Predicted 3D model of a 509-nucleotide part of an RNA (small-subunit ribosomal RNA, 5' domain) from a metagenome. RNAcentral holds the full RNA, with entries from SILVA.
[in-house]
Context: one part of a larger RNA
């Protein structure tokens, strides 16, 4: 000087881009933040059609009964088909992604360059296959228990939900002979389309193992038994490994700082610097950890799972005291703490995600509006003319100067501004489909209208006199000022200097 996720103090007129709890990973009231498939299945409910019972009526044959017969009517009759399904249920896919935070971590976390023992749904693409058969069970229904959360017994059904048989290589095991290993159907009138099973291959992803590189202390010097190694044996995982475990050996790290102790997410970046370096890691992207603390597993391609579960514990809340529920470091918003950080908003139009064959549904991601001069860019707050120079204020040596073309006044523009009319791109492949928003942009009227301050003038360091005070009051960044003429303290005049800010304080180089 530069620089900031800043905050104080005065002060303030628009627009656009950003960004906005750095502190208490303190504790939450309320709303929303993950759902979707009826073309996977029972079930049920509305409506309409057809068909078939059943009853009435007409009509023929006919005394009656009985038959036939109808574009008759009626039904809380029955099927089918078509159509729907809030809260629910079986089943499928998703809920491991996107959203938050930075507690933990000095470590193969991260960065960087290498490997080799791995796995991968969804997608893309090759080969081949989808036959036969079978027992349940939710929901339901019917009793029960319980204040509730919940749950028992019982009996009934489907399925792409589970199980057998069968086929069976190119897959798996094996030295070989050999021997194991699958499937689901579903919409259509049919074509067909969309599942499924089994191997190969690929593309993205992800698990794993090495060289480097990565704060501070020696006022931490010795550390370590699964420790270090086994072409010994088991076991495990998807996959190498002391990864578990038996046995053998006595081994590995260590001043080129092991160990221990503080601290701390780590990088592209950011910030300053002429570089070298120096400090930082908001916001944006990658990675990593974490989701009330601690602990553990289940499902699953795929967590040891923010809004899943189960166990302890801490806090809160319900209770009929027996027992239940809850987890904002998601978006909003509350309280606390704090020098300090925002709306209980609007849309799914667009962009991406998630199911769906689609239609579509569902996203506080994400589009956007609000609020804050937080920061950065830009634009105004008027222009030209106008006195040997008003009035006033100051100062004066009483002559004057000075504020001052500054103001009035004369002439003009109309960026903002106010009203009024008209109105967008963003949306595409024929149509339709915009929250933002009647903005942004255009046109028209109007009228100098509606818009300047902050801080400093002793030197450093640009800018000087009065009047007041009188070592008092005060000031101060650092040399210093103030004790009766103070350019240094308060006021005024004047002046410099930035400017919708402007100074102070922190913090960094």
């Nucleotide at each position: 000087g530069g620089a900031c996720g800043a905050a104080u103090g005065c002060u303030g007129g628009c627009g656009g881009u950003a960004u906005g709890c750095u502190u208490a990973a303190c504790a939450c009231a309320u709303g929303c933040a993950a759902g979707u498939c009826g073309u996977a299945c029972g079930a049920g409910g509305u409506u309409u059609a057809u068909u078939c019972a059943u009853c009435c009526g007409g009509c023929g044959c006919u005394c009656c009964a009985g038959c036939g017969u109808c574009a008759g009517g009626a039904u809380c009759g029955a099927a089918u088909a078509a159509u729907c399904u809030g809260c629910a249920g079986u089943g499928g896919c998703g809920g491991a992604c996107g959203g938050g935070u930075g507690c933990g971590u000095a470590a193969c976390g991260c960065g960087u360059a290498a490997g080799a023992a791995c796995u991968u749904a969804c997608c893309u693409u090759u080969u081949g296959g989808u036959g036969g058969g079978g027992g349940a069970u939710a929901a339901c229904a019917a009793u029960g228990g319980g204040a509730a959360a919940c749950u028992g017994u019982u009996g009934c059904u489907a399925a792409u939900a589970c199980c057998c048989c069968a086929u069976a290589a190119u897959g798996c095991u094996g030295a070989g002979g050999a021997g194991c290993u699958a499937a689901a159907a579903g919409u259509g009138a049919a074509a067909a389309c969309u599942g499924c099973c089994a191997a190969g291959a690929g593309a993205g992803a992800g698990g794993c193992u090495u060289g480097c590189g990565u704060c501070u202390g020696a006022u931490u010097a010795g550390c370590u038994a699964g420790u270090u190694g086994g072409u010994g044996g088991g076991g495990g995982u998807a996959a190498a490994g002391g990864c578990c475990u038996c046995c053998c050996a006595a081994g590995g790290c260590g001043a080129c700082g092991a160990u221990c102790a503080g601290u701390a997410g780590c990088u592209g970046g950011u910030c300053u610097g002429a570089g070298a370096g120096g400090a930082u890691g908001a916001u944006c992207a990658g990675c990593c950890a974490c989701a009330c603390u601690g602990g553990g597993a289940c499902u699953g391609a795929g967590a040891c799972a923010c809004g899943g579960c189960c166990c302890a514990g801490a806090c809160u809340c319900c209770u009929a005291c027996g027992g239940g529920a809850g987890g904002c470091a998601g978006c909003a918003g509350u309280g606390a703490g704090g020098a300090a950080u925002u709306u209980u908003c609007c849309g799914c139009a667009a962009u991406g995600g998630g199911c769906g064959a689609a239609a579509g549904c569902c996203u506080g991601a994400c589009g956007g509006a609000g609020c804050a001069a937080u920061a950065c860019c830009g634009c105004g707050u008027g222009a030209a003319g106008g006195a040997a120079g008003a009035a006033g204020g100051c100062c004066c040596g009483u002559g004057g100067g000075u504020c001052g073309u500054a103001a009035a006044c004369u002439u003009c523009u109309u960026u903002u501004c106010u009203c009024a009319a008209g109105g967008a791109a963003g949306a595409a492949a024929a149509a339709a489909u915009g929250a933002c928003g009647g903005u942004a942009c255009u046109u028209g009227a109007g009228g100098a209208a509606u818009a300047a301050g902050c801080a400093c003038c002793g030197g450093c360091u640009a800018a000087c006199u009065c009047u007041g005070u009188g070592c008092c009051a005060g000031c101060a960044g650092c040399c210093g000022c103030g004790g009766u003429a103070a350019u240094a303290c308060a006021g005024a005049g004047g002046g410099u200097g930035c400017a919708a800010g402007c100074a102070u304080u922190g913090u960094c180089c």